[in-house]
Context: one part of a larger RNA
């Protein structure tokens, strides 16, 4: 090592770009590095193994013999792998003609609702909870009614629906921008996948600078409830949420299921886009393709369950596991303004 594994038992990088490397389509040539074959040299002896001997047998000694396999040299094969050189359209890009979409980014604009304030009415309450209190309130509250400002989030439409590589993304329009899909089959001719380092983005919360501040609300006060109550529950209420500009890089970043390709019964939806039948048209019929659901057969699993979106069946790449706990800590080193973050032991325990 031949011959483990990663949905829940330990273990898929939070997500993509891609460089080095690892792997790769189909025909036909070329050389012969791998790779097969032949023949040579060597791989001291002893030892191991098969035959014969000697010790009375056995250990034990002696005598001859061999395979495999290694490292080199040599003559050949030429199917695969590789290299050469031409070619090819099915992988994969380009263009062309559609289409859907909360994909992203800037600008505008619109109501509803809360709170504040003004100003009428109008008069004792009023809020709150399990039950009350703190609280607001005759200096006119609550309730009404007009009016003005101000942040913030976008009811209904919504859906097991859409879209983005993930985090995410929805009030309407505008402008700019990227990516997918279906059609056709025109062009390129393998251009591919996969990725250690690196790079890029990445919710919340924090953290620096400026502005912003209705509501909502760590921390803080107070009421309360309890044996206490540094809480649950009432009233209040700062940081912060919300905007630029930066930083941080971490989440049950989860589908706890990397990524690519083929291949293996089916039934039923939804999205988007087609062909074919129908027709004046829309429907309705059958059906290809891309995505997203339910449900099920093999064959899978330790079970649960997964089941063409695989957890089947097979390739190729990469990350990652190896009893628990100490410990995601200690110490280095990177890194960050800080908070931390990456990377990461061991004594010792059971």
């Nucleotide at each position: 090592u031949u011959g483990g594994g990663c949905g829940u038992a330990a273990a898929g990088c939070g997500u993509c770009u891609g460089u080095a490397g690892a792997u790769g389509g189909c025909u036909u040539u070329u050389u012969a590095a791998g790779u097969c074959c032949g023949c040579c040299a060597u791989c001291a002896a002893a030892a191991c193994c098969c035959a014969g001997g000697g010790c009375u047998c056995c250990a034990c000694c002696c005598u001859g013999g061999a395979u495999a396999g290694g490292c080199g040299a040599u003559a050949g094969a030429a199917a695969c792998u590789a290299c050469c050189a031409a070619g090819c359209u099915g992988g994969a890009g380009u263009a062309c003609g559609g289409u859907a979409g909360g994909g992203g980014c800037a600008g505008a604009g619109g109501g509803a609702a809360u709170u504040u304030c003004c100003g009428g009415u109008g008069a004792a309450g009023u809020g709150g909870u399990g039950a009350a209190a703190u609280g607001c309130g005759u200096a006119g509250a609550g309730a009404u009614c007009g009016g003005a400002a101000a942040g913030a989030a976008c009811a209904c439409c919504a859906a097991c629906g859409g879209u983005g590589a993930a985090a995410g993304c929805a009030c309407u329009c505008u402008g700019c921008u990227a990516g997918g899909c279906c059609a056709a089959c025109a062009c390129u001719g393998a251009c591919a996948c996969u990725g250690a380092g690196a790079g890029a983005c990445a919710a919340a919360a924090g953290c620096u600078a400026g502005g912003g501040g209705a509501g909502c609300g760590a921390a803080u006060g107070g009421g309360a409830u309890u044996a206490g109550a540094u809480a649950c529950c009432c009233c209040a209420g700062u940081a912060g949420u919300c905007c630029u500009a930066g930083u941080c890089a971490u989440a049950a970043a989860c589908a706890a299921u990397g990524g690519a390709u083929a291949c293996u019964a089916g039934g039923c939806g939804c999205u988007g886009u087609g062909c074919g039948u129908a027709u004046u048209g829309a429907c309705c019929c059958a059906u290809g393709c891309a995505g997203u659901g339910c449900u099920a057969u093999a064959g899978c699993u330790a079970a649960c369950g997964a089941g063409u979106u695989a957890a089947g069946u097979a390739u190729c790449c990469c990350g990652c596991c190896a009893g628990g706990g100490g410990a995601g800590u200690a110490c280095g080193c990177u890194u960050g303004c800080a908070a931390g973050a990456a990377u990461g032991a061991a004594a010792c325990u059971c």

Background
Small-subunit ribosomal RNA, central domain from Leptodermis oblonga, 350 nucleotides, folded computationally. The organism belongs to Leptodermis, within Eukaryota. The RNAcentral record of the full RNA draws on SILVA.